[in-house]
RNA sequence: AGAGUUUGAUCCUGGCUCAGGACGAACGUUGGCGGCGUGUCUAAGGCAUGCAAGUCGAGCGGACAUCGUUUUGUAGCAAUACGAGACGGUGUUAGCGGCAAACGGGUGCGUAACACAUUGGUAAUCUACCUCCCAGUCGGGCACAACCCCGCGAAAGCGGGGCUAAUUCCACGAUGGACAUGCGGGGACAAAAGUCAUUCGCAUGUAAAGCGCAAAACGCGCUUCGGGAGGGGCCUAUGGCCUAUCAGCUAGUUGGCGGGGUAAAAGCCCACCAAGGCUAUGACGGGUAGGGGAUGUGAGAGCAUGAUCCCCCUCACUGGGACUGAGACACUGCCCAGACACCUACGGGUGGCUGCAGUUAAGAAUAUUCCUCAAUGGCCGAAAGGCUGAAGGAGCGACGCCGCGUGCAGGACGAAGGGCUUCGGCUCGUAAACUGCUUUUAUCAGGGAAGAAUUCUGACGGUACCUGAAGAAUAAGAGGUUGCUAACUCUGUGCCAGCAGCAGCGGUAAUACAGAGACCUCAAGCAUUAUCCGGAUUUAUUGGGCGUAAAGGGUCCGCAGGUGGUCUGAUGCGUCUUGCGUUAAAUGUCGGGGCUCAACUCCGGCACCGCGCGAGAUACGAUCGGACUCGAGGCCGGGAGAGGUGAGCGGAAUUGCCGGUGUAGUAGUAAUAUGCGUUGAUAUCGGCAAGAACACCAAAUGCGAAGGCAGCUCACUAGAACGGUUCUGACGCUCAGGGACGAAAGCGUGGGGAGCGAAAGGGAUUAGAUACCCCUGUAGUCCACGCCCUAAACGAUGGAUGCUAGAUAUCGGGAGUAUCGACCCUCCCGGUGUCGGUUAAAAAAGUCAACACGUUAAGCAUCCCGCCUGGGGAGUACGGCCGCAAGGCUAAAACUCAAAGGAAUUGACGGGAACCCGCACAAGCGGAGGAGCAUGUGGCUUAAUUCGACGAUAAGCGAAAAACCUUACCUGGGUUUGACAUGGUGCUGCAAGCCGCCGGAAACGGUGGCCGCCUUCGAGGGUGCACCACAGGUGUUGCAUGGUUGCCGUCAGCUCGUGUCGUGAGAUGUACCGUUAAGUCGGGUAACGAGCGCAACCCCUGUCCCGUGUUGCAUAAUCACGGGAAACUGCCUCGGAUAACGGGGAGGAAGGCGGGGAUGACGUCAAAUCAGCAUGGCUCUUACGCCUGGGGCUACACACGUGUUACAAUGGCGCAGACAAUGGGUUGCCAAACCGCAAGGUGGAGCUAAUCCCACCAAACUGCGCCCCAGUUCGGAUUGAGGGCUGCAAUUCGCCCUCAUGAAGCCGGAUUCGCUAGUAACGGCCGAUCAGCAAUGCGGCCGUGAAUACGUUCUCGGGUCUUGUACACACCGCCUGUCAGGGCACGGAAGUCACUUUGGCUCGAAGUCUCACAUUUGUGGGCCGAAAGUCAAGGGGGCGACCAGGCUUAAGUCAUAACAAGGUAGCCGUAGGGGAAUCU
Repeated sequence: AGAGUUUGAUCCUGGCUCAGGACGAACGUUGGCGGCGUGUCUAAGGCAUGCAAGUCGAGCGGACAUCGUUUUGUAGCAAUACGAGACGGUGUUAGCGGCAAACGGGUGCGUAACACAUUGGUAAUCUACCUCCCAGUCGGGCACAACCCCGCGAAAGCGGGGCUAAUUCCACGAUGGACAUGCGGGGACAAAAGUCAUUCGCAUGUAAAGCGCAAAACGCGCUUCGGGAGGGGCCUAUGGCCUAUCAGCUAGUUGGCGGGGUAAAAGCCCACCAAGGCUAUGACGGGUAGGGGAUGUGAGAGCAUGAUCCCCCUCACUGGGACUGAGACACUGCCCAGACACCUACGGGUGGCUGCAGUUAAGAAUAUUCCUCAAUGGCCGAAAGGCUGAAGGAGCGACGCCGCGUGCAGGACGAAGGGCUUCGGCUCGUAAACUGCUUUUAUCAGGGAAGAAUUCUGACGGUACCUGAAGAAUAAGAGGUUGCUAACUCUGUGCCAGCAGCAGCGGUAAUACAGAGACCUCAAGCAUUAUCCGGAUUUAUUGGGCGUAAAGGGUCCGCAGGUGGUCUGAUGCGUCUUGCGUUAAAUGUCGGGGCUCAACUCCGGCACCGCGCGAGAUACGAUCGGACUCGAGGCCGGGAGAGGUGAGCGGAAUUGCCGGUGUAGUAGUAAUAUGCGUUGAUAUCGGCAAGAACACCAAAUGCGAAGGCAGCUCACUAGAACGGUUCUGACGCUCAGGGACGAAAGCGUGGGGAGCGAAAGGGAUUAGAUACCCCUGUAGUCCACGCCCUAAACGAUGGAUGCUAGAUAUCGGGAGUAUCGACCCUCCCGGUGUCGGUUAAAAAAGUCAACACGUUAAGCAUCCCGCCUGGGGAGUACGGCCGCAAGGCUAAAACUCAAAGGAAUUGACGGGAACCCGCACAAGCGGAGGAGCAUGUGGCUUAAUUCGACGAUAAGCGAAAAACCUUACCUGGGUUUGACAUGGUGCUGCAAGCCGCCGGAAACGGUGGCCGCCUUCGAGGGUGCACCACAGGUGUUGCAUGGUUGCCGUCAGCUCGUGUCGUGAGAUGUACCGUUAAGUCGGGUAACGAGCGCAACCCCUGUCCCGUGUUGCAUAAUCACGGGAAACUGCCUCGGAUAACGGGGAGGAAGGCGGGGAUGACGUCAAAUCAGCAUGGCUCUUACGCCUGGGGCUACACACGUGUUACAAUGGCGCAGACAAUGGGUUGCCAAACCGCAAGGUGGAGCUAAUCCCACCAAACUGCGCCCCAGUUCGGAUUGAGGGCUGCAAUUCGCCCUCAUGAAGCCGGAUUCGCUAGUAACGGCCGAUCAGCAAUGCGGCCGUGAAUACGUUCUCGGGUCUUGUACACACCGCCUGUCAGGGCACGGAAGUCACUUUGGCUCGAAGUCUCACAUUUGUGGGCCGAAAGUCAAGGGGGCGACCAGGCUUAAGUCAUAACAAGGUAGCCGUAGGGGAAUCU
């Protein structure tokens, strides 16, 4: 410090997410030690048990125990014992009394407040204990506990009577002041009230307690006054949460007078009087919350938090109340009420862990019913001392921070084992083993503190620490490994199971799931979750924006507010400088010290950005005073204008009515129809009437704040510009709230109504057509008055002011020169536009994400206002305000998504545009589609009809040959190291091979015979058998692949280097002009070059020449082979930019690429092929392998493709006659001759081929003849019979011949195919495959040999450029709404349920106050008053039949609204209509 994520890519906007730090944490998993910290965040829910506040006998009287002295009774001689008593000592302590108990400890309910913090004030105040000063402490008196007696009660406890002490009490007396109160005088301050270092006088009032000591002394106390320290009370200013969908609140309310009250000011309380007080700088209400020091984070500013520690506040079961006291309205005091719990003898009582432990409940979750008062501190005490769950310690929890350890060194055979592997190896890995060493920690043993100041006294603690011993011994995990983000492989799984913070992984080769190995990061932890800050400049003060991304209010006026020209004086408020005070400590930070280090802790410095007081400065801001004129305004002058309001007037057009002329149509549309018209339309002429709107002028024009404003005239009226040697003198700008205006539509009342025209009716269109088109047509449109208040109210651009080159056009005004004057010209001011193409020049700088803006800024600045903060939900719900209504204004949330968006780029697409090309259309010729047959395919059938190919680019295709074979399919039979390859082990002297026999359909099984191996002799090679590795698969995946192929397309394109332009994707080059078959060439150009394509080079063919010449032979030379020449727009002419090139011509065999072939750029279609071959993965293995007989691939209601034969006379048949070329042949072609009607047979010559043969003749053609328009002498299907050939075998299932049979068919619907010249068409010939052949197919060859092209509007395909785009899987795209199903959250809702707030009324505990009476406590009344009851109103909420919309969800239904001119341009406001998108 950034990163990921919107796109095909880019820049921007913008959200979401991640990496960091933190935590009172929790969950998962793992866990060695120590130190220091820390630990109910939830139920301020309920609590058993123990402890947490007592102490003082040196305040007091008792009691008890004990001791001493002593008196006395009884017993005894006595000692003594048992009693009773007095005095004294010691000890204990129930009570009285004193002090403490208001601290310490806990909590965060409440509280938005003087609660807290900071700064001040208190002359408006209090203060026990402590401290200082002065003075005093003299007499007296009355009680009540304890105790005794009586009584009540289960208990708790209580009542009555009697005695008594004190440091208890006393309105008893004395003394006393600087004390208190009252009165008066003086001084200072002050407006007054009043106050003061104060001072003086008078009057009145008010104190006390003792105790210890043998005792003086002394000590501890006590009383009055004053001071200090520390601690409070009260008041002020300032500061710190959300909400305006809370806008008005307030009756003790605001003030006064009087009184009460308090320590003290005060409506704090009361009576009376007045009517005030607060609020947009946010009152009042609602929600939430203890506040601060600080803590976390952050560069900081900030943001979030308020555990532990410190300060303050608050509360103590809930609510109320006072008492005592220096202090409380009191956590472990009191009274009352309530809820809850416990005890009970049912009559009554008792209790309050938000103290420390502990328990229960709740919860994701938080500890021991521990030790000690040794230390520090607190209370009491003279002290000893007592008490102290404060505190000091220990225990539990990896909860956090910090530290340490789990060993160190050597050690290669790189062990075993695991993982991977290209099988070579690599890796875990010096890791281990092994050798040597060490002993921190843990363990055992011994010693053993400081903490005590201070004689004693140590809970912690036999702890820390030290020493010794043995032994590598006691000690490693968690998460991650697609990117962000450090770290990768294998296996399993197969959109399943699962992962995931975001993007996203998983549909058979997953580094993303799961396991394993390896690796990475942290480490006694690691990771996850929740939360906070950061990153986020994503609320922007630092530090953002608003033309198009979210965002300028529709416009103007204008109060508050903010802000403001020039000069000058004063003040010194802001501001600045400086000094002082404060800003608690801790924390932070710097330096240093102590625990072995660190965490932790101690000391010192600094900081804590604030506030107050004093001194100073006066530029700027402010205030007050004075002045100025340039801002602003007034006045005067002459002009411009569709500015506004009202009244009047005008012509054209339209429609209607009346009349005339006139006849059959008219109107309307893409085309129709509805409609109108013979009752006379339309058309035309004349007249009358009505309403609405104002042609030309007219324009980039003008005016207005905006909306908006257009015939002419008049009246009234507003604003702006210009000119002026005029006046005022900052009066300005902006503007929340407020006010006014505000298109259209709409609403109300009353008019008006020609045309147009939502709705509605009809006609068309259509699958439908609630639309587009047509015919009608109501509201409305118009007027007056009143509402509504919204628009894509747009320049999508708030207003004002200043500054920053211009050019040009135009509108208005003015000046100058000139003129008789106007015009023209030049200049100035103000407005409205443009800076684009064209002719020229110049468009700057700057800004912007880009587009663009650019003196009319979106530039540079200042001021003010409005608005924005991801998309959807939603401008919606609820609430409020406005409205007659429609509705408007204000304006959320739940939930959901990982985007939504702006600009620009490259493509693709368009029922967008331009140009160009192609047998693309057109012009022609011949076909297909109809028939029969052949062939291929689909379908159906079947045991099987093997498989693949499916628009163009499958379908006479793979297949240039399915009877068996092929063959992959089916059925049956058989076989298992296999039909085939390689290797190993063992056995076998067994070769192999040949000939038989039996079973069998064959394969195969069984069996017999012949021959019986080579050798370097090593059981080496070979064979067979058995076994093991393995073979084998036309099984699967063409979406894992190689190779090959098709189409776009022989279309003219596709790219690169460098440079340049652009933030960038990209562009340029390759646009443009001309030209070409061509990105072909020329011109031009921020491009210059280059590559793959084009062309050429190669082959065939056309002419000639040369050479060679067999098997050919044509010698002025056919043919074949080899070589060469020739064609290049070279020449002429015209056009053209002089160019490229084009038109024409000459010559020439051939002319502008002569004709044909081969040759196929970057790429596209996950195009085709795993069945041609190869190949990864998967899969089968006595079978999905292999062998074999037979069958099938040839089936047949049907459909399609490609062909063939025809339908006839340009023909058919018969006879005769003429002319080719390419090819093939030894398992072959096969001559002559003979046989057969023929297919064919016999035959065997010749030929390994320019020689022989296929092959005598090619056929169409020519000549002659017949047929005479017919289902025929056309046509030949089908069928019967008889033959021939091939082959092991023609039944399924071959071809051919002869005879006979003689089907459909008379030129083919919609539609559709090929072809531009030696082409189409017609005709035959040859070949591959092949035993034969289903070939009419395919590949070649020659013969005969046309027609037509005006042209590019249209169809299809393609190219270039441009335009729009919401498309990029790219229009076979994208996408909207209703309806139906599932899910989720929210809104409304009859009602219902508690909660909360307020007000009125009723009742009213304790208690203060008060009144009266009693007076020892008291009794009674009154005001107020918690709780309760009741009525009403308000607020937020739970549930809720049903209703409404929203979001989401699988490949549902209906349409196709939007994106291209989206097929009716779209969108905004409004109104009406409609299943729906939507239509009008």
About this RNA:
This is a predicted structure of a 1480-nucleotide RNA (small-subunit ribosomal RNA) from a rhizosphere metagenome. The prediction has a mean pLDDT of 83. Rfam family: Bacterial small subunit ribosomal RNA.